[in-house]
RNA sequence: CAUGCAGAUAGAGGCGCAUUAAUUAUUAGUAAUGAUUUGGAACAAGUAGGAUUGUUUUGAUAAGUCACGAAAGGAAUUAAUGCCGAAAUCGUUUUAUCCCUACAAUAAAACGAUUGGGUCGUUACUUAAUAAGUAACGGACUGUCGCACUUAAGUGCGUUGAGCUAUUGAUCAU
Numbered sequence: 001c002a003u004g005c006a007g008a009u010a011g012a013g014g015c016g017c018a019u020u021a022a023u024u025a026u027u028a029g030u031a032a033u034g035a036u037u038u039g040g041a042a043c044a045a046g047u048a049g050g051a052u053u054g055u056u057u058u059g060a061u062a063a064g065u066c067a068c069g070a071a072a073g074g075a076a077u078u079a080a081u082g083c084c085g086a087a088a089u090c091g092u093u094u095u096a097u098c099c100c101u102a103c104a105a106u107a108a109a110a111c112g113a114u115u116g117g118g119u120c121g122u123u124a125c126u127u128a129a130u131a132a133g134u135a136a137c138g139g140a141c142u143g144u145c146g147c148a149c150u151u152a153a154g155u156g157c158g159u160u161g162a163g164c165u166a167u168u169g170a171u172c173a174u
Base pairs, nucleotide, nucleotide: 002174003173004172007168008167009166010165011164014084016083017082018081019080020079021078022077023076024075033067034066035065036064037063038062042055043054044053046103047102048101049100050099087115088114089113090112091111092110093109094108095107096106097105116142117141119139120138121137122136123135124134125133143160145158146157147156148155149154
């Protein structure tokens, strides 16, 4: 001095990802509440069991009619913010919620695994929902890198983010 490498900085993919706020529709003429009719002993808390408390023959649960009449979650649009393992899903553990036990659900954290990205279709789950979401499988499209063909554009095949591109680059190695 050159090359290689950890790291650092800045970027790319595109109906790109996530969060927050506002508006709108749906949820729904549903739930709750009140009145009334039938009926006649149980009923209430996420599920099951237990305990406790409460409602109830002055009529409970349930069902019908009438009146009145929501909300949360999810969705669309707009705006803003943070970003490109953005983020999502699954499993294990811990904590919190609810009187106890078990299960479930929600939120947070740690560890591990899978997925480059959106889109379409089928099946299953969730949901009020044929909307949306998640998972598996399949299709075409697209980004990155590699190989082959090609003057080039491009074509074909394969892989995939701990990746790729650009700059920088300590120590060490050649």